[in-house]
The RNA shown here (transfer RNA) has 72 nucleotides and comes from Candidatus Iainarchaeum sp.
Its Rfam family is "tRNA". By type it is a transfer RNA.
The prediction has a mean pLDDT of 83.
NCBI's taxonomy places the organism under Archaea, Candidatus Iainarchaeota, Candidatus Iainarchaeales, Candidatus Iainarchaeaceae, Candidatus Iainarchaeum.
RNA sequence: GCUCUCGUAGCUCAAUGGCAGAGCACGGGUUUUGUAAACCCGGGGUUGAGGGUUCAAAUCCCUCCGAGAGCU
Numbered sequence: 001g002c003u004c005u006c007g008u009a010g011c012u013c014a015a016u017g018g019c020a021g022a023g024c025a026c027g028g029g030u031u032u033u034g035u036a037a038a039c040c041c042g043g044g045g046u047u048g049a050g051g052g053u054u055c056a057a058a059u060c061c062c063u064c065c066g067a068g069a070g071c072u
Stems, first nucleotide, its partner, number of pairs: 001071007010024004018055001026042005048064005
């Protein structure tokens, strides 16, 4: 230098054009002498950045940024 994959909640990951979700973690409550476990409830996202297509974009297209792999 070229090619490919990935980037979504604090972490690990879903969502293949139509309201962004789960588990763990975190906060509150029930329970317990207390802690843990269990159960119930809750908060938390400008979907890496910018632009384009579309009635509608996490999703499709372009550029850039970052991570990883391969080739030379």